Predicted 3D model of a 72-nucleotide RNA (transfer RNA) from a Candidatus Portnoybacteria bacterium. Rfam family: tRNA. About the family: Transfer RNA (tRNA) molecules are approximately 80 nucleotides in length. Rfam links the family to the GO term triplet codon-amino acid adaptor activity. The sequence was found in a public genome assembly. The coordinates come from a structure-prediction model, not an experiment, and the mean pLDDT is 80. NCBI's taxonomy places the organism under Bacteria, Bacteria candidate phyla, Candidatus Portnoyibacteriota.
[in-house]
RNA sequence: GGCCCCUUCGUCUAGCGGUUAGGACACCACGCUUUCAAUGUGGUAACAGGGGUUCGACUCCCCUAGGGGCUA
Repeated sequence: GGCCCCUUCGUCUAGCGGUUAGGACACCACGCUUUCAAUGUGGUAACAGGGGUUCGACUCCCCUAGGGGCUA
């Protein structure tokens, strides 16, 4: 250099073009407890960036960035 794959809450992960973008752990608040832990209830928080297609895009296409693999 060429080709292929990946990028979603703090972390891990789900998401057949129409979901309120879900779950687990973590974090915060409250309850329980003399207190802590455990446990229960509730909450905060995410689609790598830009453009395109579409009535509608996390999802399809292109470019860019980062990471990984194969190849010369």